A computed fold for an 87-nucleotide RNA from Paenibacillus sp. J31TS4, annotated as c-di-GMP-I riboswitch aptamer. Taxonomically the source falls in Paenibacillus (Bacteria, Bacillati, Bacilli, Caryophanales). It matches the Rfam family "c-di-GMP-I riboswitch aptamer". Rfam links the family to the GO term cyclic-di-GMP binding. It was read from a public genome assembly, where an Rfam model found it.
RNA sequence: AAACGAAAGAGGCAAACCUUUUGAAAGAAGGGGACGCAAAGCUAUGGGCCUAAGGAGUAUUUGCUCUAUGGUCGCCAAGCCGCCGAA
Numbered sequence: 001a002a003a004c005g006a007a008a009g010a011g012g013c014a015a016a017c018c019u020u021u022u023g024a025a026a027g028a029a030g031g032g033g034a035c036g037c038a039a040a041g042c043u044a045u046g047g048g049c050c051u052a053a054g055g056a057g058u059a060u061u062u063g064c065u066c067u068a069u070g071g072u073c074g075c076c077a078a079g080c081c082g083c084c085g086a087a
Stems, first nucleotide, its partner, number of pairs: 004085002012037002017032006035074001041080003045077003048072003054067005
């Protein structure tokens, strides 16, 4: 330095759920709370997944179908950065 990750130490993050705010929704943010996490730190670049306001098509009745320019990094990959050190 790379790889690896312990019944190790120190510290970190925080699912569900409750609550407030926000958003068309998915979701996000604050507080509480811990299922888990060695990148559960950062970036939506590729794929997946969620939503469908607006737009398009269809119907004419509100509906139905398609669509991301909206999301998700706690789905995977990629890029960047990083704590500790047993085997």